Predicted 3D model of a 267-nucleotide part of an RNA (large-subunit ribosomal RNA, domain VI) from Blastococcus aurantiacus. It matches the Rfam family "Bacterial large subunit ribosomal RNA". Gene Ontology terms of the family: structural constituent of ribosome and ribosome. It was read from a public genome assembly. Its mean pLDDT, the model's own confidence on a scale to 100, is 85.
[in-house]
Context: one part of a larger RNA
RNA sequence: CGUAAGAGACUUGAGAAGAGCUGUCCCUAGUACGAGAGGACCGGGACGGACGAACCUCUGGUGUGCCAGUUGUACCGCCAGGUGCACUGCUGGUUAGCUACGUUCGGCAGGGAUAACCGCUGAAAGCAUCUAAGCGGGAAGCUCGCUUCAAGAUGAGGUCUCUCACCGGGUUAACCGGGUAAGGCCCCCGCCCAGACCAGCGGGUUGAUAGGCCGGAAGUGGAAGCACCGCAAGGUGUGGAGCUGACCGGUACUAAUAGGCCGAGGG
Numbered sequence: 001c002g003u004a005a006g007a008g009a010c011u012u013g014a015g016a017a018g019a020g021c022u023g024u025c026c027c028u029a030g031u032a033c034g035a036g037a038g039g040a041c042c043g044g045g046a047c048g049g050a051c052g053a054a055c056c057u058c059u060g061g062u063g064u065g066c067c068a069g070u071u072g073u074a075c076c077g078c079c080a081g082g083u084g085c086a087c088u089g090c091u092g093g094u095u096a097g098c099u100a101c102g103u104u105c106g107g108c109a110g111g112g113a114u115a116a117c118c119g120c121u122g123a124a125a126g127c128a129u130c131u132a133a134g135c136g137g138g139a140a141g142c143u144c145g146c147u148u149c150a151a152g153a154u155g156a157g158g159u160c161u162c163u164c165a166c167c168g169g170g171u172u173a174a175c176c177g178g179g180u181a182a183g184g185c186c187c188c189c190g191c192c193c194a195g196a197c198c199a200g201c202g203g204g205u206u207g208a209u210a211g212g213c214c215g216g217a218a219g220u221g222g223a224a225g226c227a228c229c230g231c232a233a234g235g236u237g238u239g240g241a242g243c244u245g246a247c248c249g250g251u252a253c254u255a256a257u258a259g260g261c262c263g264a265g266g267g
Stems, first nucleotide, its partner, number of pairs: 001152001005163007015149004021049007033038001051106005059100004066093005071086006110144003117137004164266001166178004183262004187204004192200001209255003212251005218244003225238005
């Protein structure tokens, strides 16, 4: 820009893409078959491999502004307690998120038309013949079925809901201009189930959108100070203490203020 008014939702599916794999064991059955050795079709079940998708309950990984321990050094006047630097100094744990080594699920079943091939009926050609007319069966393949995208599918589809038939000009009609409606955008907050930007999503005081604060969960693992015990290193008590990123709630304290623009008049 188009989809012959303008919007907001929900859809149909032309078409396209994905998926499509396979093993071992058990039963049927040591049956059919076979002198024996051996050993099935058909049908049913169990457990796997590789591949793929989703997810984070579990098990692990990561977790550079979470907690603790600890070395050297510098500084905070000293002690105590801390901070900086040393790969995040090193080490032990670890929330959220992201993840696989983790968990769950998938390939199916079924219908249709067929290939090679196997048939029925059957002439030409009194026989024979699956074929010439006619009718069946038959593949991991084709098609439908499963998943995803999808009306720029210009062949531009469908349904529901909303807005109303304004003002001026005009050859009164196409058209031009203007203010609006429904609605949308700008702007602002968020780094959110989204994300390179944009977009998407949520919110904008009639507000819990983000931060802060409060409570909880979860993590670390027993803070500092003080008291007591010990010559001391240290230990014990106060006290599952103190501290704490992303998680779950609550609360307008802070920031989303104020405002602007676009947008139909139809056959």